[in-house]
Context: one part of a larger RNA
RNA sequence: GGACGAACGCUGGCGGCAUGCUUAACACAUGCAAGUCGAACGAGAAAGCUUCUUCGGAAGUGAUUAAAGUGGCGCACGGGUGAGUAACGCGUAGACAAUCUGCCCUUCAGUCCGGGACAACUUUCCGAAAGGGGAGCUAAUACCGGAUAACAAUGUUUAACAUAAGUUGAAUAUUUGAAAGCUCCGGCGCUGAUGGAUGAGUCUGCGUCCCAUUAGCUUGUUGGUGCGGUAGCGGCGCACCAAGGCCACGAUGGGUAGCGGGUUUGAGAGGACGAUCCGCCACACUGGAACUGAGACACGGUCCAGACUCCUACGGGAGGCAGCAGUGGGGAAUAUUGCACAAUGGAGGAAACUCUGAUGCAGCAAUGCCGCGUGAGUGAAGAAGGCCCUUGGGUCGUAAAGCUCUUUUAUGGGGGAAGAUGAUGACGGUACCCCAGGAAUAAGCACCGGCUAACUACGUGCCAGCAGCCGCGGUAAUACGUAGGGUGCGAGCGUUGUUC
Numbered sequence: 001g002g003a004c005g006a007a008c009g010c011u012g013g014c015g016g017c018a019u020g021c022u023u024a025a026c027a028c029a030u031g032c033a034a035g036u037c038g039a040a041c042g043a044g045a046a047a048g049c050u051u052c053u054u055c056g057g058a059a060g061u062g063a064u065u066a067a068a069g070u071g072g073c074g075c076a077c078g079g080g081u082g083a084g085u086a087a088c089g090c091g092u093a094g095a096c097a098a099u100c101u102g103c104c105c106u107u108c109a110g111u112c113c114g115g116g117a118c119a120a121c122u123u124u125c126c127g128a129a130a131g132g133g134g135a136g137c138u139a140a141u142a143c144c145g146g147a148u149a150a151c152a153a154u155g156u157u158u159a160a161c162a163u164a165a166g167u168u169g170a171a172u173a174u175u176u177g178a179a180a181g182c183u184c185c186g187g188c189g190c191u192g193a194u195g196g197a198u199g200a201g202u203c204u205g206c207g208u209c210c211c212a213u214u215a216g217c218u219u220g221u222u223g224g225u226g227c228g229g230u231a232g233c234g235g236c237g238c239a240c241c242a243a244g245g246c247c248a249c250g251a252u253g254g255g256u257a258g259c260g261g262g263u264u265u266g267a268g269a270g271g272a273c274g275a276u277c278c279g280c281c282a283c284a285c286u287g288g289a290a291c292u293g294a295g296a297c298a299c300g301g302u303c304c305a306g307a308c309u310c311c312u313a314c315g316g317g318a319g320g321c322a323g324c325a326g327u328g329g330g331g332a333a334u335a336u337u338g339c340a341c342a343a344u345g346g347a348g349g350a351a352a353c354u355c356u357g358a359u360g361c362a363g364c365a366a367u368g369c370c371g372c373g374u375g376a377g378u379g380a381a382g383a384a385g386g387c388c389c390u391u392g393g394g395u396c397g398u399a400a401a402g403c404u405c406u407u408u409u410a411u412g413g414g415g416g417a418a419g420a421u422g423a424u425g426a427c428g429g430u431a432c433c434c435c436a437g438g439a440a441u442a443a444g445c446a447c448c449g450g451c452u453a454a455c456u457a458c459g460u461g462c463c464a465g466c467a468g469c470c471g472c473g474g475u476a477a478u479a480c481g482u483a484g485g486g487u488g489c490g491a492g493c494g495u496u497g498u499u500c
Base pairs, nucleotide, nucleotide: 001500002499003498004497006496007495008494009493010492013372014371015370016369017368018367019365020364021330026328027327028326030325031324032323035073036072037071040070041069048061049060050059051058052057080283081282082281089208090207091206092205093204094203095202096201099200100199104196105195107193108192109191110190111189112146113145114144115143121136122135123134124133125132126131152175153174154173155172156171157170158169159168160167161166182187209255210254211253216246217245218244221243222242223241224240225239226238227237228236258280259279260278261277262273263272264271265270285306286305287304288303289302308319309318310317311316336362338361339360340359344358345356346355347354348353375405376404377403378402385396386395387394388393411436412435413434414433415432419427444489445488446487447486448485449470450469451468455484456483457482458481459480465472466471
């Protein structure tokens, strides 16, 4: 000198764009953050309104309704955090002839015949509740049985290509599937298979912090055979056999840490860092486990154990903000319990549409960057006043006043978007434009001994104090305090911290 997710002190006019718990992965009141489909299915209220009425009520409408249930898809995305992890976790370059892939696209073939249930509902019982048990009825794109099929799976034969296992093609034997609904008769679906796309999984070379005041580590350990398991390779698991495997080119142990694109500094080499944004990973109160599913070992799912909090009729139950706001706590320190789905994107749906604290916006904060303003011209009796003084004067100083102008901004009034291909605008009567009047609404902070731009007076008297280093202060202090003057930067200026 530069940089900052900064903090603190003094000060503070406006706008644009960004950024905003770095600490306790501490605990959380409250609301919202994942639903949707009636064109898969059965069942189905009420208020209100209308009509009739024997005034008890009944019928219609509400109603292709609400609320709930079966079923499908989604909930594995999006959003948060950085605890753990020194690891094929990440980065980079490859491999899978060792793999899977819902929705989407392409191509081929099919969608036949039957059956029995279970919710909802009715009824009954238990319970304070959460919830649960029994009996009866019922539908389906829910479930089950059978038929049919191969280019698919398994086995055999064979050809081509590769050779390390193998891949591709042909022939042959066995096994395996389907579901209807709507009709706005356009179509949407379902089953098996091929290829693709996308996403994922696995393996490998190289790279990836500190400590040797950590020198030896290892028994499923290292390898083989077989079996199991997996989508798949593999000690991944198991049985048996062998005795191996790693290490001074740093094993093992300990400490620290998410990694990268990047950020910052620097002429570069290098150093430090890894907020915001993007990619990957890991985690979701702590530990463990599996279920469902194309995909999870699953933040707002399940089960078990633990700690904590809450309810309880003491028998038993409920919960998980490292989602968005917000609260307490910690801390030098970090925002609103806001608006809207209008746009972009996502889920469901044929669609209308519904949901979406993703997102778009608004609010708060000089936290940062950038821009603008706080007036311009003229004005010497060099006014008054302050300060200094050798008492002559000097200086603040064209500075002020005065005169002549301007109106950015602010204020008041009027108009008023784009963002939206047809409709639909949260932002928002916002941005922007026009008019009115009036210098009106708007300057501070640090420093002035040298480094380092900027000096005098008074007070103080090694005191009070200053200080980044050198050092100043003990009676003439340009170094302390105040004043005048000056210097620097300016809606900021200084200080502290960290880093180059």
Background:
RNAcentral holds the full RNA, with entries from SILVA. Small-subunit ribosomal RNA, 5' domain from a marine metagenome, 500 nucleotides, folded computationally. Its mean pLDDT, the model's own confidence on a scale to 100, is 84.